[in-house]
RNA sequence: ACGGCACUCUGGAGACACCCGCAUGGCGGGGGCCGAAGGUGAAAGCCCGGGCGCGGUCGCGCCGGGUGAAUCUCUCAGGCAAAAGGACAGAGCGUUGU
Numbered sequence: 001a002c003g004g005c006a007c008u009c010u011g012g013a014g015a016c017a018c019c020c021g022c023a024u025g026g027c028g029g030g031g032g033c034c035g036a037a038g039g040u041g042a043a044a045g046c047c048c049g050g051g052c053g054c055g056g057u058c059g060c061g062c063c064g065g066g067u068g069a070a071u072c073u074c075u076c077a078g079g080c081a082a083a084a085g086g087a088c089a090g091a092g093c094g095u096u097g098u
Base pairs, nucleotide, nucleotide: 001098002097003096004095005094007092008091009090010089011088016031018030019029020028021027032080033079034078038076039074041072045067046066047065048064050063051062052061053060054059055058
């Protein structure tokens, strides 16, 4: 100097203060909705080695794996007044790797 991680501070979006019940506690049930904790899925292209096939000595094709890959996708989880939480960004501080 650069990178990883933890902590602190600051900024930080979306979506019904919906309906019903009574035990009156944002408790339970129902419908609608949101994506930015976490989790699922994902193509072209590129890379890798193994197997098979073809041509024949390093190529091509198929299969497989990795990457692509997250603020995309799904809505399992979570959420839909405020507060809290919050991906991500900036600053500080500590630790660690090169």